[in-house]
Molecule: c-di-AMP riboswitch aptamer (ydaO/yuaA leader)
Organism: Actinomycetota bacterium
């Protein structure tokens, strides 16, 4: 360089939400589990100077999050629809794109926060099978 493989399967998917280490309970059990600490990775918040604002002082102000904006209907709850934003596509990964599906919530702070080195402070949890598509780049594994 060139060719040719991956095609069972939840070894999947959303999410920051995963790994490791020890101790203590548990158990037949160095397995499994449950707890307490601790590390490491991922995340998200407070907090100078400069700089940016011209707000706040109940029309309170914010903060995670894709989850906002408008328009029209409803007494209202709440619905449709458009537009910005998310994510999925099955077996290696990642980028564009076209066409398809899906979501566009909920929750916390507690009168208070721009941004921020330094320094502090907090998650690591929940849910889920609707998906079975095309084109084009790169990159890597394998095996001639």
């Nucleotide at each position: 360089u060139a060719c040719a493989a991956a095609u069972a399967a939840a070894u999947g998917c959303c999410u920051a939400a995963u790994c490791c280490c020890g101790g203590c309970c548990u158990c037949a059990g160095a397995a499994g589990g449950g707890u307490c600490g601790g590390g490491a990775g991922c995340g998200g918040g407070g907090g100078a100077a400069c700089c940016a604002g011209g707000a706040u002082u109940u029309u309170g102000g914010g903060g995670c999050g894709a989850a906002c904006c408008c328009a029209c209907c409803u007494c209202g709850c709440g619905g449709u629809g458009g537009g910005a934003g998310c994510g999925c596509a099955g077996g290696c990964u990642c980028c564009u794109u076209c066409a398809g599906c899906g979501c566009c919530a909920g929750c916390c702070c507690g009168a208070c926060a721009g941004c921020u080195a330094a320094c502090c402070c907090c998650g690591c949890a929940g849910g889920c099978c609707c998906a079975c598509g095309g084109a084009g780049g790169a990159g890597g594994u394998u095996g001639u």